[in-house]
Context: one part of a larger RNA
RNA sequence: CCAUUGUUAAGGAACUCGGCAAAAUAACCCCGUAACUUCGGAAGAAGGGGCGCUGGAGCGAUCCAGCCGCAGUGAAUAGUCCCGGACGACUGUUUAGCAAAAACACAGGUUUCUGCCAAAGCGAAAGCUGAAGUAUAGGAGCUGACGCCUGCCCGGUGCCGGAAGGUUAAGGGGAUGUGUUAGCGCAAGCGAAGCACUGAACUUAAGCCCCGGUAAACGGCGGCCGUAACUAUAACGGUCCUAAGGUAGCGAAAUUCCUUGUCAGGUAAGUUCUGACCCGCACGAAAGGCGUAACGAUCUGGGAGCUGUCUCGACAAUGGACUCG
Repeated sequence: CCAUUGUUAAGGAACUCGGCAAAAUAACCCCGUAACUUCGGAAGAAGGGGCGCUGGAGCGAUCCAGCCGCAGUGAAUAGUCCCGGACGACUGUUUAGCAAAAACACAGGUUUCUGCCAAAGCGAAAGCUGAAGUAUAGGAGCUGACGCCUGCCCGGUGCCGGAAGGUUAAGGGGAUGUGUUAGCGCAAGCGAAGCACUGAACUUAAGCCCCGGUAAACGGCGGCCGUAACUAUAACGGUCCUAAGGUAGCGAAAUUCCUUGUCAGGUAAGUUCUGACCCGCACGAAAGGCGUAACGAUCUGGGAGCUGUCUCGACAAUGGACUCG
């Protein structure tokens, strides 16, 4: 010096990104226990007290008397607690080997497909799963307990329905034209049938166009100007555009650039935190909105206790390193 461990005056988080680490709490019995709440919980809330040995009584729980120590769950094992906020309801699952979470899942909600040889999936196929099931079932998507709710837009895209009209393939259909040549013609040329090409009109499905529906389908949810008897602001008016112009609720937020916004609280002092405000750069209603008891090795702010985290170090033990052999 390194590792592991122990002790430490006074102070007690001043350390630090952050109480990381350590300390502290601790079993059992008794008393006692708040907000909030889905009435189950919260709760071991919090906060207190007891605990050994000997003798006696009692069935016993226990009670009485006595004794010792600094110390009686005498060593060891054995919750730290409280207040606020965020996210996710919860138990669960996950990156075997840097991430355990707010991610995934979840009951519940909702949309859609599927009538059974089901839909869907695997497979050139046979066949199998679905299912020895049958719409209270099975597949797919989104959301994610519960409570209160879930606004407007169908113009675009998708899906569903419609079939009058437009367009439209192969096929059907064969007009016309061309080549060939029996024949006709003095010649130029014309030219039947057949054969070989060419291939018009007409006929003709789905689809698309078209007409409707549908947003818990993909998605979208405005601008400018003026106006009230202080000022400011604008309930109000005008105008342009749109398919419709963001409703409720929430809001400097896991979202706020400007920004350490402003005010208030907490601190002697607070870019974090909490409560408000609303000018939402760029919240917003199942890519759900807002709440919410309980839960969480989650994240975040504060407090009590406690401590070598620190002021600021010191000492000791063990094993190394090191020296000698």

The part of an RNA shown here (large-subunit ribosomal RNA, domain IV) has 325 nucleotides and comes from an uncultured bacterium. The prediction has a mean pLDDT of 88. The RNAcentral record of the full RNA draws on ENA. Rfam family: Bacterial large subunit ribosomal RNA.